[in-house]
RNA sequence: GACGGCCGCGCGGAAGAGACCCGGCCGAGGUCAGGCCGGGCGCCGAAGGAGCAACUCCUCCCCGGAACCUCUCAGGCAUCAGGGACCGCGCGGGCGGA
Numbered sequence: 001g002a003c004g005g006c007c008g009c010g011c012g013g014a015a016g017a018g019a020c021c022c023g024g025c026c027g028a029g030g031u032c033a034g035g036c037c038g039g040g041c042g043c044c045g046a047a048g049g050a051g052c053a054a055c056u057c058c059u060c061c062c063c064g065g066a067a068c069c070u071c072u073c074a075g076g077c078a079u080c081a082g083g084g085a086c087c088g089c090g091c092g093g094g095c096g097g098a
Stems, first nucleotide, its partner, number of pairs: 003096002006093008018041001020040007042077003048073001049071003055065002
């Protein structure tokens, strides 16, 4: 010491799925619409969690690691907000290093 990759922080982008049904409350005060809460059924997967596993580690086996695959426990299902795997840029740390 270009550059690479790992972790953390910041900023930006980031999908899917009922504006469903029933009951109650608020307000209004004739009703409708609207909002909130509870229950029911249906649905989504890209926080987390769980499961299998190509593969990886090893002489081999076991153990270990391992998905955006699967399950949907959790979470979520108009807009807004929040969350969001992952991607991009910047900064920092240390690792390798032409």
Glycine riboswitch aptamer from Pseudonocardia hydrocarbonoxydans, 98 nucleotides, folded computationally. Lineage of the source: Bacteria > Actinomycetes > Pseudonocardiales > Pseudonocardiaceae > Pseudonocardia. It matches the Rfam family "Glycine riboswitch aptamer". Its family is annotated with glycine biosynthetic process in the Gene Ontology.